About this RNA:
This is a predicted structure of a 679-nucleotide part of an RNA (large-subunit ribosomal RNA, domain II) from a Phycisphaeraceae bacterium.
Context: one part of a larger RNA
Parts: sequence; C1' cells; structure tokens
RNA sequence: GCCGGCGAGUUAGCCUCUGUGGCAAGGUUAAGCGUUAUCCACGCGUAGCCGAAGCGAAAGCGAGUCUUAAAAGGGCGUACAGUCGCAGGGGUUAGACGCGAAAGCGAGUGAUCUACCCAUGGCCAGGUUGAAGGGAGGGUAAAACCUCCUGGAGGACCGAACGGGUUAACGUUGAAAAGUUAUCCGAUGAGCUGUGGGGAGGAGUGAAAGUCUAAUCAAACUCGCAGAUAUCUCGUUCUCCUCGAAAUAGCUUUAGGGCUAGCCUCGCGCUACAGUUCAUGGGGGUAGAGCCACUGGAUGGAACAGGGGGCCUAACCCGCUACCCUCUCCAACCAAACUCCGAAUACCAUGAACCUUUGACGCGGGAGUCAGUCUGUGGGGGAUAAUCUCCAUAGACAAAAGGGAAACAACCCUGACCGCCAGCUAAGGUCCCCAAUCACAUCUUAGUUCAUAAGGAAGUCAGAUUGCUGUGACAGCCAGGAUGUUGGCUUAGAAGCAGCCACCAUUUAAACAACGCGUAACAGCGGACUGGUCGAGGAGUCUGGCGCCGAUAAUGAUCGGGAAUAAGAUGUGUACCGAAGCUGCGGGCUGUGCUUGCACAGCGGUAGAGGAGCGUUCCAGCCAGCAUCGAAGCGAUAUGGUGACGUAUCGUGGAGCGGCCGGAAGUGACUAUGCCGGU
Repeated sequence: GCCGGCGAGUUAGCCUCUGUGGCAAGGUUAAGCGUUAUCCACGCGUAGCCGAAGCGAAAGCGAGUCUUAAAAGGGCGUACAGUCGCAGGGGUUAGACGCGAAAGCGAGUGAUCUACCCAUGGCCAGGUUGAAGGGAGGGUAAAACCUCCUGGAGGACCGAACGGGUUAACGUUGAAAAGUUAUCCGAUGAGCUGUGGGGAGGAGUGAAAGUCUAAUCAAACUCGCAGAUAUCUCGUUCUCCUCGAAAUAGCUUUAGGGCUAGCCUCGCGCUACAGUUCAUGGGGGUAGAGCCACUGGAUGGAACAGGGGGCCUAACCCGCUACCCUCUCCAACCAAACUCCGAAUACCAUGAACCUUUGACGCGGGAGUCAGUCUGUGGGGGAUAAUCUCCAUAGACAAAAGGGAAACAACCCUGACCGCCAGCUAAGGUCCCCAAUCACAUCUUAGUUCAUAAGGAAGUCAGAUUGCUGUGACAGCCAGGAUGUUGGCUUAGAAGCAGCCACCAUUUAAACAACGCGUAACAGCGGACUGGUCGAGGAGUCUGGCGCCGAUAAUGAUCGGGAAUAAGAUGUGUACCGAAGCUGCGGGCUGUGCUUGCACAGCGGUAGAGGAGCGUUCCAGCCAGCAUCGAAGCGAUAUGGUGACGUAUCGUGGAGCGGCCGGAAGUGACUAUGCCGGU
C1' cells in the first nucleotide's frame, strides 16, 4: 500500500420554537401511598408549578397604573388561551461531534548509566634528565665561592599497560541507536581503577558545557487530577426532490476568532408591488471647460504708477539705475482639497405601456458567510511598474458543465431534468490534420501574415497641391564663364575663396569684387550664369493604404502542425459548418391555475435551509407467515424502482429467518500520516 472489521452531533436537566394529541379559564401532578406484583400498569396524592391583571423602587392602587403641584401629555398595560404529554429544530449547563498538544499540579520510583563527594583496596614495562641536601679537595682571617664525588627531586622528558579521543578516511536501512582503521594526547599525577556508601526533581551534581541525574533533561521517570485546555489542523459514514448564499458594514487586546446587521432558507400574516421602456418634474457640482469670477500657482512683453536698495549730493530735493516688490495693460497657461459656468449617466417622485406574480413589507424558527479572485470602466498608492495594492461600479469564477480562444478558473458565446444515429443557429470558422465556400474588386512580395517603439529610407499603390515646359523644360554631352582688378583695408603674403569693409562699373548671349575644392601666396579644377545639341514631359511638397530597416540568448521551437503568394490584407455579397443555446419527438419531477387532466412556468449548483424516502440491529402486535421437500450468509444470472435498494431463479451452505403496522437506536465509511487483524 491493499483487503476485512472497528471508528465521530450522544445522554440528562432547564429554556425556546414547530408539529401533533388530551383537557380548557383553566391545565397538571411531585415525592409518597394503595391494589397487583418480575417489570409494567391502574387508582389515590392538589404540596407545588404555569396561566387567567397590571403598574410602580416601594407603600400602594387596580383595567388601569406610574411620572407630577397637576397632566393638554408621556411610559407600561387593558381587546388576541392556556396548560400537560409525545416527537422534532435550536440554545444553555455538563468532556457535549471525534482524535491530537507544547504544558500545569499532586503522590511516588530512580545515582547498577553518569557528575561530585566519603571509606577501603588495587595499578602505572623500560629508558632519560640529574634539583635540594651530604662528603672530599681547593679557597678564605672566617665565610662566600669553585671542582669532583655522592644524592635522587619534578602537576620533569621519551615510551608500553592503562586512560583519553587530535586529524582523516570508512561507516550513515552501520558489524555498532557513536564504531573501525591509521594518526594523535596523558602516562608519579589536579593520575587511572575495583568494591561499598552519600545526597534527587525547581531538587541534586557541576575545574561551568545548561553539562549530567539509567540510549530521556532550559526541569527525569511512573501513576493520578484527566475525557486538562486547543479562537488551531485533520476527519465526520445511505438516497432523491425544492430553493440557494457570503467573502461586506459597525464594534471588538480585534484583524485566519467573535457579536449584531446585510445576503440564503422555512412557516405565518398583510397586501399589490417589483422590474423594463417612455413621458413629466426634481436637487446636484463630477467629466469637460474657465479664470480682469474668487483662492493659489506660473511664463513672456509693454507701460511706467507707488515703495525699497544703489549712484549722485556736505545733507535734502531733483536726477539716474542691465537691482527687488507691488499696481496697470497685453498675450499664452495650471489646480483632488480653485469655480463665473457645467453635462452625459446615476438617483428620487408621479403617470402610462409592457411583463402568464416574477416580488415587497411585518413577525417568528434554522443557517452559513466576515482570507475572495480575475476582466472591463472611474480613481487613490506605486514608476499613468507588477498574476502589485486600496476603493467604486458591472460581469464571470467562486458555487457553472457545454462551444470558441492550439493547450488556458475569472476573456468571447451560452446557463446542462432524462433519452434520440432529427432540425436551426451563437461565438468562432469553412486547403489537409478537422465539420463546413464560393464570387467580385483592390492592395501586399515582406512568408509580411505568424511579437514591439522612437527613429530611418527615391519600397510600392492611391489622392491632393505648387513651380517649369515645343517661344524647347529636366538630365546628359559640346562651348563660354571675361575686363577695370592682385577692389580697399589688414598682413611676411591675402591675387574671388584667413579676417574686416564695401559689393560698384565695363564688355556682353552670359559670367558672382565669387558657391565649393585647391596654393606659402599665385596657379589649377569645378559651380552659379549663358549659348548649342537633344525632343516630351519634368522638378518638388503634403496626405492616406500595405510593406522595409530598427529586431541580439543560451536543447530545435513566436502560424497549434502540415503547408500556403493566398489558404495573406481590405471591402462587398452568398452558402454552409458549428454548443448540453433554440426547435422537434418521447419520458420524469416541482410550482401555480382551474373547465381534475389539461394549460402555463420551472427543474446547473458549494456553504447552507426545507421536504420525501431506502437500508441495518433490537422490541410489541398481526400474518394459524417461511424453513432439512433446505433458513441466514456467500457466488452468479435475470428483473423492478429516479435512487438509496427490492425481488426471483440456480449454485454453495446446513439451521434458523421474514412481511406488514408501530416503537427504540451502540443505525449506513474511502480518506482522521485513524485503530486492530491479515497480507
């Protein structure tokens, strides 16, 4: 893991509501007693309880009473039947649906492990070093001191036993719940060790690591309080039918909990509204807009009014000012917390129409919900970032299956009662995968289609517009492109062409005191401008359509693939495909209505509310029930029912079992890292 069995809203008291039954202005007994006796049951028992009257703190009064000096008033009452059983929903007190802590407290058991201490024993191969002291000699006035010998100290040295556990590898479901191998440390000491003994749980012990106290230690273990508590996690067992949420507000030592309201459901009551569209009437200060209409911001200009600063003056005045502020005028602006203005929507009210009552409101029983998510729209936060975050509004998902978007909760279409090898459509599609298409017109050449911007470009198509042009345009080719003059200045030089000033005149068909290259400066080469040649359109600007570049990432991967020049793009038309949508045919259920078998409407669904059933065990009555001529159980087949399930037959099995009407529950398992057994 699998299979089988076991496994979770129970019971009691009280309160409340619903259903049902008895009696009813009343209802009812409790303990106990009697009869009978296995229990039960029957009869007494009226103590008590609830109700029939309330109001007031109370005295008290009473269909009223309290408040008050008094109530015109106001509060609570007076009109509406209760009570006792039974069953069920809910609450509450109890362990209270089940399992689960980390912990707390009490009483005991432990120092055979380990830490420390006490008593009494044991152990430490071998080798090395050579302290103090002593002796002898030397030395001295005597000492000190020196040398040699002796001596044998030490938390001394090397290194076995013994003790430890440094480094590394192996081991890691191990040989082992801490080891093995190599290496390493101590090894006469604060050494190691045997035996016996001591003290313990907020306590011991501790050369101190929160270490150790029997593989357990920031408070041991065992039993008990005990079913501790768990705003937490997990689990919570048969069927069908009807309706069907919420993820919000307020408050909360509150934020993953709770309470009340909101939203769901069931019952009762009273009612005719709710929705959509249109019309009419309303209030508003949003979008927009505006600002010599306020508040505030903010740019440029003009004018020059006032004030300040500076200059001037010995000082003042006057005057000046490329300084500052304010005022006036002009022009262009900005604002969530600006408004002289001001929509669309939305909201409220009234009326009408539509709509097969779909609902609203009141009272009562039962809930669940308080983590929401994405998308469109309007905003705040952020960076006009986020599958970001916080509001508003609508939808979807949540709790919604089906078709489309290749795949894809939240996007598009559409809301699945069941069946059908029938039809029509939606979104989206119609070359093949893959159901279904053709026609016409135009565009695109980039495989654009089949990712993106600023920006860039004689791509191409269409449109608009401005000059030039047979008195010859545009482009090419041929020729000219001169003179005063090297203009003047400047400069070493400056001659069209470093720079400054001026930019005239002449000859001309035309030709610049020169547009570019060039020289040290000249020179030289083009250009403007003119003529010739040629012979028809040519030169720009703007707008739109479709394309091009911009375009770089790690396995080969940006049409879903094949592929496609349309099977790409735009437009028009036509047909078809396409869903659980709609229709057709058959069937079931729910609700409403009534001409009672028809009509109409409905039947996705999580939490959840309500309704109707199936099955299991036991009890009572009935079936003069079934059974060795074969019960239960098990296996198979057939069959009935919407389903839980029922029935029949055959086989197996070998002794009990069922149906109906009721009753009572240890009453239904796939999941709790559930428990026990098997495998």

Record summary:
Its Rfam family is "Bacterial large subunit ribosomal RNA".